[in-house]
RNA sequence: GUGCGCUGGACAGCCGCGCGGGCAGUCCGAAAGGACGUCCGUGAGGAAAGUCCGGGCUCCACAGGGCGAGGAUAACGGGUAACACCCGCCGGGGGCGACCCUAGGAAAAGUGCAACAGAAAUAAACCGCUGGGAGGUUUCACCUGCCAGCAAGGGUGGAAAGGCGAGGUAAGAGCUCACCCAAUGGCGUGUCAAGCGCCCAUUGCUGUAAACUCUAUCCGGAGCAACGCCGUGGGAACACAUAUGGCCGGCCCGGCCGUGUUCAGGAGGCGGCUGGAGCGUACCGGCAACGGUGCGCCUAGAUAGAUGGCUGUCUUAAAUGACAGAACCCGGCUUACAGGCGCACUU
RNA sequence: GAGCUGUAGCUCAAUUGGUUAGAGCGCCGGCCUGUCACGCCGGAGGUCGCGGGUUCAAGUCCCGUCAGCUCC
Numbered sequence: 001g002u003g004c005g006c007u008g009g010a011c012a013g014c015c016g017c018g019c020g021g022g023c024a025g026u027c028c029g030a031a032a033g034g035a036c037g038u039c040c041g042u043g044a045g046g047a048a049a050g051u052c053c054g055g056g057c058u059c060c061a062c063a064g065g066g067c068g069a070g071g072a073u074a075a076c077g078g079g080u081a082a083c084a085c086c087c088g089c090c091g092g093g094g095g096c097g098a099c100c101c102u103a104g105g106a107a108a109a110g111u112g113c114a115a116c117a118g119a120a121a122u123a124a125a126c127c128g129c130u131g132g133g134a135g136g137u138u139u140c141a142c143c144u145g146c147c148a149g150c151a152a153g154g155g156u157g158g159a160a161a162g163g164c165g166a167g168g169u170a171a172g173a174g175c176u177c178a179c180c181c182a183a184u185g186g187c188g189u190g191u192c193a194a195g196c197g198c199c200c201a202u203u204g205c206u207g208u209a210a211a212c213u214c215u216a217u218c219c220g221g222a223g224c225a226a227c228g229c230c231g232u233g234g235g236a237a238c239a240c241a242u243a244u245g246g247c248c249g250g251c252c253c254g255g256c257c258g259u260g261u262u263c264a265g266g267a268g269g270c271g272g273c274u275g276g277a278g279c280g281u282a283c284c285g286g287c288a289a290c291g292g293u294g295c296g297c298c299u300a301g302a303u304a305g306a307u308g309g310c311u312g313u314c315u316u317a318a319a320u321g322a323c324a325g326a327a328c329c330c331g332g333c334u335u336a337c338a339g340g341c342g343c344a345c346u347u
Numbered sequence: 348g349a350g351c352u353g354u355a356g357c358u359c360a361a362u363u364g365g366u367u368a369g370a371g372c373g374c375c376g377g378c379c380u381g382u383c384a385c386g387c388c389g390g391a392g393g394u395c396g397c398g399g400g401u402u403c404a405a406g407u408c409c410c411g412u413c414a415g416c417u418c419c
Base pairs, nucleotide, nucleotide: 001345002344003343004342005341006340007339009314010313011312012311013310014309015308017043018042019041020040021039022038023037025036026035027034028033045323049334050333052332053331054330055329056328057223058222059221060220070219071218072217073216074215076088077087078086079085090104091102092101093100094099105214106213110212111211112208113207114206126154127153128150129149130148131147132146134144135143136142162180163179165177166176167175181204182203183202184201185200186198187197188196189195227271228270229269230268235263236262237261238260239259240258245257246256247255248254278297279296280295281294282293283292284291285290348418349417350416351415352414353413356372357371358370359369365403374390375389376388377387378386396412397411398410399409400408
């Protein structure tokens, strides 16, 4: 230098906070229970982040199936609950190398686009080369028109009609031949794969699909502020009542006011809430991702939001020092990150 | 949890990706005027938020990322 993996201080004491449990007492409450006190247990991450993918879960829609619209993915084989993720492998590109990058189906189904430059941009005679013939001029030579052939050379461009050499020709041209390149078919090989190889055949076709499109596969919508329960006031419906009632007030004067049931439901409260596609370890299968079996473990659950502060000791080069703070959960990806450790490989 | 935006000092354009990214206000210089303003003429000023990719070619297309704003 390259790749992979681990770590992101430990222990103790004091003070303080969230959650769970125990204890006895005091207070509040009709009760359920709550508050205070005390003891014990437990309390952020590798990314808790971005919310970029994939699922679980909940509600809405839906008999089942199909077509269409819209969106996503894209060599091949495997893993997985699933994926745009991971593993293996192939092709292409880069590096001396370890190794790294790769949106990598179809342009020979169709449509569009290719600015500028250039004669011409999917198609071609500007310069040029060759042959014929005409005119000018004093013959040669040269000059100017005309007809025909040529994609070899020049020049433009990101891209100009496969590349290069030989033959061939008036000059030329895959026109023919050898070699090379590409596509398709055949044979061999590979996992009946992508693909690779061939001293087999045919053909020579611009690029662009992160332009429309086509092919194959997949996708119903919304999201824990989902959703369920309880719900002062106020609202709606129904029933009853019409002042001799109730409230404010010591009393008068004065002022204000219907009651009950049901329904939906804002504030608020409770549930959803954390034991799960969970973690560790041993063995087995597999190149691997991963899977199987046995054993062991329990590891936040707040709701204005806890996880903090001080001190000492130890490990250490250093620990006051990086990035950063759970909010329904899980698998990935991406991004941020002081420093430390291990393994393998390369020069 | 869901969505949108980013271009000059400010407010905005840029058509189907194409030659040197434009406009108004502002700024600078000159003319006009006794002077200033107005007016006329000319000029400067751009990391198209940032980093990659696709393409001959990217402000425009795709991916990632940052910042700001809006809604529930």
Notes: Predicted 3D model of RNase P RNA and transfer RNA as a complex of 419 nucleotides. It holds a member of the Rfam family "Bacterial RNase P class A". The family's RNA type in Rfam is ribozyme.